This is a predicted complex of two RNAs, RNase P RNA and transfer RNA, with 457 nucleotides together. The coordinates come from a structure-prediction model, not an experiment, and the mean pLDDT is 78. It holds a member of the Rfam family "Bacterial RNase P class A". By type it is a ribozyme. From the family's description: Ribonuclease P (RNase P) is a ubiquitous endoribonuclease, found in archaea, bacteria and eukarya as well as chloroplasts and mitochondria.
RNA sequence: CAGGUUGACCGGGUGAUCGCGGCGGCUGCUGCCGAAAGGCGGUGCGCUGCUGAGGAAAGUCCGCCCUCCACAGGGUACGGUGCUGGCUAACGGCCAGGCGGGGCAACCCGACGGCAAGUGCAACAGAGAGGCGUAUUGCAUCUGGCUCGACGAGUCAGGUGUGAGGGUGAAACGGUGGUGUAAGAGACCACCGGCGCGGGCAGUGAUGUUCGCGGCCAGGCAAACCCCACCGGGAGCAAGGCCAAGCAGGCGCAUUGGGGCGGCCCGUCCCGCAAAAAGCGCCGGGUGUGCUGCAUGACGCCGGGAGUAAUUCCGGCGCUAGAUAGAUGAUCACCACCGCGCAAGCGGAACAGGAGGCGGCUUACAGGUUAGCCUGGAUU
RNA sequence: GGGCGAUUAGCUCAGAUGGUUAGAGUACUUGCUUGACAUGCAAGGAGUCACUGGUUCAAUUCCAGUAUCGCCCACCA
Numbered sequence: 001c002a003g004g005u006u007g008a009c010c011g012g013g014u015g016a017u018c019g020c021g022g023c024g025g026c027u028g029c030u031g032c033c034g035a036a037a038g039g040c041g042g043u044g045c046g047c048u049g050c051u052g053a054g055g056a057a058a059g060u061c062c063g064c065c066c067u068c069c070a071c072a073g074g075g076u077a078c079g080g081u082g083c084u085g086g087c088u089a090a091c092g093g094c095c096a097g098g099c100g101g102g103g104c105a106a107c108c109c110g111a112c113g114g115c116a117a118g119u120g121c122a123a124c125a126g127a128g129a130g131g132c133g134u135a136u137u138g139c140a141u142c143u144g145g146c147u148c149g150a151c152g153a154g155u156c157a158g159g160u161g162u163g164a165g166g167g168u169g170a171a172a173c174g175g176u177g178g179u180g181u182a183a184g185a186g187a188c189c190a191c192c193g194g195c196g197c198g199g200g201c202a203g204u205g206a207u208g209u210u211c212g213c214g215g216c217c218a219g220g221c222a223a224a225c226c227c228c229a230c231c232g233g234g235a236g237c238a239a240g241g242c243c244a245a246g247c248a249g250g251c252g253c254a255u256u257g258g259g260g261c262g263g264c265c266c267g268u269c270c271c272g273c274a275a276a277a278a279g280c281g282c283c284g285g286g287u288g289u290g291c292u293g294c295a296u297g298a299c300g301c302c303g304g305g306a307g308u309a310a311u312u313c314c315g316g317c318g319c320u321a322g323a324u325a326g327a328u329g330a331u332c333a334c335c336a337c338c339g340c341g342c343a344a345g346c347g348g349a350a351c352a353g354g355a356g357g358c359g360g361c362u363u364a365c366a367g368g369u370u371a372g373c374c375u376g377g378a379u380u
Numbered sequence: 381g382g383g384c385g386a387u388u389a390g391c392u393c394a395g396a397u398g399g400u401u402a403g404a405g406u407a408c409u410u411g412c413u414u415g416a417c418a419u420g421c422a423a424g425g426a427g428u429c430a431c432u433g434g435u436u437c438a439a440u441u442c443c444a445g446u447a448u449c450g451c452c453c454a455c456c457a
Stems, first nucleotide, its partner, number of pairs: 001376010012335007020052007027044007054351001058362002061360005066236004073266004078232005083097005098112001099110004113227002118225002120221002137165001138162011174192006193217002195214008240292003249283005257271004285456003299318008337348004381453007390406004399437001408424005430446005
């Protein structure tokens, strides 16, 4: 210098004017209480100060806080997670490690328990597709016929053996060499590979390594049913609580009962023992979009300690949107960035946007800053 | 805001346990029937199974993500 790779960060700045939301002060008007002083409010085309979106606010994919269902209990169903250890409020997240795969490397990726528990699936092709299953060709041999020829050879048909060669397929049940045999084959042997079992050593563990034994050679699919381990009660801020106003109620549900309990059973609680109550459901009706929940929190920044790290502890400082048809915008000036242009200047600037909150993941994103590492080349 | 569901031919819908060539009705095209049309009869064409990636020998189907569309949920008595 070129290419690559990983992490962290920014996402225009300053000023002026106008406009919008929130909070406060002043002020005008005004309601209630009070004898008064005053207190508690409401409101505004008024004045003024402060403040006003994000790294993803998004998707709603996970996990929690919170709220109600009775206290959230036992079982089952169903759902989820799935190498090991740790972190955390929790997680399907994060950190570290192991194993496997990719890359020359830095580094990246992995739904990564079990198919040697059971059941199931595998189209087409192929002889045979899942178990001790198959025989088209081949190889070998036997019987018979024919031909040549003299014990034999060839050829045709059939039987038997074989799974080594060919062929089919995504996949055909280890590899090499030998023994063996009519021909062959883990049939047997040596070595190599895999698997299983048992042991030693290292490690918390996943796992690694090593020794011995067993011809055991066992294929794929669990994002097929399933098995194993662990986790999960349900619903959600339109949860829930308070207030105001207004209308019109009606019907259904039982004795082994109805409901809370929103899969089912148990258990438990409430109501009831009948012309019913409570509750639930259906139809119809009415009221509006008020207040709260709702902004100090598993919060942020800085420094120090523990830890490889995620994270955690201590100290200091800070408070930073709360709308309800939904505010956060527009114009101008200067500066910074990019493109065009000799210049004056002109043009551009992404994805997007709160709605109870928090931790993650995923997805979208113009451009830029910065730190480390790897490979190649050049120079010293 | 929260919770569910769907996407297959121009339109409305089936489909299965993952497997040879994805079907039906309607619409469309052509031919026959008619003097001509409708109806009827016969034949035919038409599909990125919404998109992207993964699992698998093989995906419309299984899994994940993305996009689009649709449905439900206020309070009072």